[in-house]
Context: one part of a larger RNA
RNA sequence: CUGGGCGUAAAGGGCGCGUAGGCGGUUUAGUAAGUUAGGAGUGAAAGCCCCGGGCUUAACUCGGGAAUUGCUCUUAAGACUGCUAGACUUGAGUGUGGAAGAGGUUGGUGGAAUUCCCAGUGUAGAGGUGAAAUUCGUAGAUAUUGGGAAGAACAUCCGUGGCGAAGGCGGCCAACUGGUCCAUAACUGACGCUGAGGCGCGAAAGCGUGGGGAGCAAACAGGAUUAGAUACCCUGGUAGUCCACGCUGUAAACGAUGAGAGCUAAACGUUGGGUUGUUUACAACUCAGUGUUGACGCUAACGCAUGAAGCUCUCCGCCUGGGGAGUACGGUCGCAAGAUUAAAACUC
Numbered sequence: 001c002u003g004g005g006c007g008u009a010a011a012g013g014g015c016g017c018g019u020a021g022g023c024g025g026u027u028u029a030g031u032a033a034g035u036u037a038g039g040a041g042u043g044a045a046a047g048c049c050c051c052g053g054g055c056u057u058a059a060c061u062c063g064g065g066a067a068u069u070g071c072u073c074u075u076a077a078g079a080c081u082g083c084u085a086g087a088c089u090u091g092a093g094u095g096u097g098g099a100a101g102a103g104g105u106u107g108g109u110g111g112a113a114u115u116c117c118c119a120g121u122g123u124a125g126a127g128g129u130g131a132a133a134u135u136c137g138u139a140g141a142u143a144u145u146g147g148g149a150a151g152a153a154c155a156u157c158c159g160u161g162g163c164g165a166a167g168g169c170g171g172c173c174a175a176c177u178g179g180u181c182c183a184u185a186a187c188u189g190a191c192g193c194u195g196a197g198g199c200g201c202g203a204a205a206g207c208g209u210g211g212g213g214a215g216c217a218a219a220c221a222g223g224a225u226u227a228g229a230u231a232c233c234c235u236g237g238u239a240g241u242c243c244a245c246g247c248u249g250u251a252a253a254c255g256a257u258g259a260g261a262g263c264u265a266a267a268c269g270u271u272g273g274g275u276u277g278u279u280u281a282c283a284a285c286u287c288a289g290u291g292u293u294g295a296c297g298c299u300a301a302c303g304c305a306u307g308a309a310g311c312u313c314u315c316c317g318c319c320u321g322g323g324g325a326g327u328a329c330g331g332u333c334g335c336a337a338g339a340u341u342a343a344a345a346c347u348c
Stems, first nucleotide, its partner, number of pairs: 003320004007302002012316001014201004021194003025088007033081002035077008049065006091191001092188003095184005103177007110154001114150008125136002162169002206247006215241002220236004258315006266293012297304002321348003330341004
């Protein structure tokens, strides 16, 4: 000496469950596989290295030594790891008593708005824009009143508020159902962490079959703008957006920050629970979340800073100059679109 890294420079898997594997709390006894020490055998010769000898020297060569860091056997040790047997309660889980929530699924239901239809009033405009026009309207529009239909979304409450592993989740009611938090310390007694493969979930768009279709609106058509205008603006408008079932499996799937555990100043908000004091108010403390500022420390800087990007440990994923390229070929998956795995030549 026995890589360095991954917030923004290349690099955290979109997210979970979990197989193999890796790693694993406190304590007692045993064992002796790993481990440590001693000894023995072996580790061919040549070569390398060291000390000498021989050819006039050297190359070359001869003798001796060292080395051969390994393996096997044996003796011993018993700290640590493993294994066997036993014990423990702090990790993990269960019970009991409470709590909050747009967590999920299904069914029902409500009002506002929008569009359309019918009827009344009423008359010449309405609509739209920077300005206009396309467009609608004397076959009565726009406006307004009453009645009806349909689909979609849920104003206010709404909050760096809540819930969920992530994607995500918001009117109200009911049923079914998952997880979390707090208190207690009754029970189990390490049952744990991570997780290659694998399995499942996974926005939007897209695809298949059948429904539905109010508004919005890719494509498309027209009107404007412009030198042009395959756009921005306007008038229309079909897929789609919605529902059921099936597929797709990708996103700036972002905190651009993998999961778990321990340790390391403070201050100020806020959500859920609890304890104590005091009494409706409040204060202090505490656990779990969510934010702001900030010391030490870290960082190339920006910044991070007890929800770390600080100090450490365990396990997984990933990176290794730019382009070529997340491409070609092959494999796997898919109805397709494509997804996934993933190069090289060449070039700078």
Molecule: small-subunit ribosomal RNA, central domain
Organism: uncultured bacterium